[in-house]
RNA sequence: GGCUGGCAUGGACGAGUGCCUCGCCAACCGGGUCAGGUCCGGAAGGAAGCAGCCCUAACGAGAUUUUCUCGGGUCGUGCCAGUCUCU
Numbered sequence: 001g002g003c004u005g006g007c008a009u010g011g012a013c014g015a016g017u018g019c020c021u022c023g024c025c026a027a028c029c030g031g032g033u034c035a036g037g038u039c040c041g042g043a044a045g046g047a048a049g050c051a052g053c054c055c056u057a058a059c060g061a062g063a064u065u066u067u068c069u070c071g072g073g074u075c076g077u078g079c080c081a082g083u084c085u086c087u
Base pairs, nucleotide, nucleotide: 001085002084003082004081005080006079007078008077009076010075011074013071014070015069016068018066020062021061022060023059030055031054032053033052038047039046040045
């Protein structure tokens, strides 16, 4: 010096996940707005609230620049060790 092993560290890769985008989406037990109608009231007004609409949870997919976790016969560097090997 090489090889092997261990530790540390910095990357690459793979898987899952967070963020983002799209789809879908609550019969009733999510939210908002609540036509019609209902109730209270002498009236003025008020109350609850179905359908509809919007958003969202959940679910599915995409995109993977990045977040996090895991993985080693992955790569580099440093340190330590070896009963191995070369000079």
Record summary: The RNA shown here (Bacterial small signal recognition particle RNA) has 87 nucleotides and comes from Hyphomonadaceae bacterium TMED5. Rfam family: Bacterial small signal recognition particle RNA. Its Rfam clan is "SRP clan". Rfam describes the family as follows. The signal recognition particle (SRP) is a universally conserved ribonucleoprotein involved in the co-translational targeting of proteins to membranes. By type it is a non-coding RNA gene. The sequence was found by an Rfam model in a public genome assembly. The organism belongs to Hyphomonadaceae, within Bacteria. The model forms 92% of the base pairs in the Rfam consensus. Its mean pLDDT, the model's own confidence on a scale to 100, is 77.